Annotation
Transfer RNA from a Spirochaetota bacterium, 73 nucleotides, folded computationally. Rfam family: tRNA. By type it is a transfer RNA. About the family: Transfer RNA (tRNA) molecules are approximately 80 nucleotides in length. The prediction has a mean pLDDT of 82. The RNAcentral record of the sequence draws on ENA.
RNA sequence: GGCGGCGUAGCUCAGUCGGUAGAGCAAGGGAAUCAUAAUCCCUGGGUCCGCGGUUCAAAUCCGUGCGCCGCUA
Repeated sequence: GGCGGCGUAGCUCAGUCGGUAGAGCAAGGGAAUCAUAAUCCCUGGGUCCGCGGUUCAAAUCCGUGCGCCGCUA
């Protein structure tokens, strides 16, 4: 240099044939217990890597940039 994959909540990821975003763990609160842990219930938390384009509507499609990983010369 060429090609491919990935980037979504604090962490690990799902959601990809376009229709206004979820799970587990973690965190906070509560129940229970003499108390703690385990257990059960509830809650908050993301303008989906940036910019631009298409569309009534974009995490999702297109272009480009950035970062990480892999293959290759």

The organism belongs to Spirochaetota, within Bacteria.